Overview:
This is a predicted structure of a 126-nucleotide RNA (Glycine riboswitch aptamer) from a Betaproteobacteria bacterium. The source organism's lineage runs through Bacteria, Pseudomonadati, Pseudomonadota and Betaproteobacteria.
RNA sequence: UCGAUCAUCUGGAGAGCGGCGGCGCGACUUUGGUUUGGUUCAUGCCGCCCACCGAAGGGGCACCGGCGCAGCGUACAGGCCACGAGCGCGCCGCAAUCUCUCAGGUAAAAGGACAGACGGGGCAAA
Numbered sequence: 001u002c003g004a005u006c007a008u009c010u011g012g013a014g015a016g017c018g019g020c021g022g023c024g025c026g027a028c029u030u031u032g033g034u035u036u037g038g039u040u041c042a043u044g045c046c047g048c049c050c051a052c053c054g055a056a057g058g059g060g061c062a063c064c065g066g067c068g069c070a071g072c073g074u075a076c077a078g079g080c081c082a083c084g085a086g087c088g089c090g091c092c093g094c095a096a097u098c099u100c101u102c103a104g105g106u107a108a109a110a111g112g113a114c115a116g117a118c119g120g121g122g123c124a125a126a
Stems, first nucleotide, its partner, number of pairs: 001124001006119001008117004016050001018049006026040004051106003057102001058100003064093006071087002
């Protein structure tokens, strides 16, 4: 000097406030009263189903590089061979805002790739 993970602040998209069923505080009903039963049941909870989104995370792929094979070939004036220029084939590595939609998400809240500000200072360089 550059500067990672990370902390704080700010901005930050998309897609059903989907459907069905169950539980259930409470309320109503019966009674002189109570229990039980029945009906209904906000917010909420649970289960199932369909549709959809991509920007937590995750999976997949290119160029290129490496290794191997040896089909075509191996550059020069010609030929042959070793071989491994090139082409081809196989395997590995390998990116995204692409793609998949596993996960996640589809009113608000929360989350949110990414960006900006700020703090910090690992690795590296001088």
The coordinates come from a structure-prediction model, not an experiment, and the mean pLDDT is 76. The model forms 85% of the base pairs in the Rfam consensus.